Notes: Model confidence (mean pLDDT): 85 of 100. A computed fold for a 100-nucleotide RNA from Acididesulfobacillus acetoxydans, annotated as SAM riboswitch aptamer (S box leader). The organism belongs to Acididesulfobacillus, within Bacteria. Its Rfam family is "SAM riboswitch aptamer (S box leader)". Gene Ontology term of the family: regulation of gene expression.

RNA sequence: CUCUUAUCAAGAGUGGCGGAGGGACUGGCCCAAUGAAGCCCGGCAACCAGCUUUGAGCAUGGUGCCAAAUCCUGUAGGAUCUAUUCCUAACAGAUGAGAG
Repeated sequence: CUCUUAUCAAGAGUGGCGGAGGGACUGGCCCAAUGAAGCCCGGCAACCAGCUUUGAGCAUGGUGCCAAAUCCUGUAGGAUCUAUUCCUAACAGAUGAGAG
């Protein structure tokens, strides 16, 4: 990098360092000097391993995550009936596990 598969409306900081960006991409709409990214600490969760009384639980290890539904959106269909709002599926994306 590609493929398979599961999940993606819950949850998580009034901390320290840092010093201008960030929310994948498009178009929006937002967050940010009342401090962005990143790092540390802290926390959440329970995918894999581990352990247990095998019902399920624990949270030791490997990941992951900690504004807004994956922030909304993009493609197709439908409901509402002109103004939007809503629903379903796909695509794209993220993460875990496995394979090449």